RNA sequence: GAUAAUGGCAAACCUGAUGAAAGUCAGGGACGCAAAGCUAAAGGGGCUUCCUGUAUUUAGUAUACAGAUGCCAGCCAGCUACCGAA
Repeated sequence: GAUAAUGGCAAACCUGAUGAAAGUCAGGGACGCAAAGCUAAAGGGGCUUCCUGUAUUUAGUAUACAGAUGCCAGCCAGCUACCGAA
């Protein structure tokens, strides 16, 4: 970063599986992406709360708050990489 070339990835949604959830995997499917490749406590930010603690409540299997080495890289960021016009 080009009306270039070789190609690559795959949003939403649908189906199945898995997880408490966030989400992830597989198939279909393409919104888009010059890094939509890799990196998740140990750069920032965001999401979830099985569980733990505190509080509320007559009590409670209820409610609220807080907590991540759980999750998100297609939020920013770090690292690496193909091609070669201006």

Predicted 3D model of an 86-nucleotide RNA (c-di-GMP-I riboswitch aptamer) from Paenisporosarcina cavernae. The model forms 95% of the base pairs in the Rfam consensus. The coordinates come from a structure-prediction model, not an experiment, and the mean pLDDT is 84. Taxonomically the source falls in Paenisporosarcina (Bacteria, Bacillati, Bacillota, Bacilli).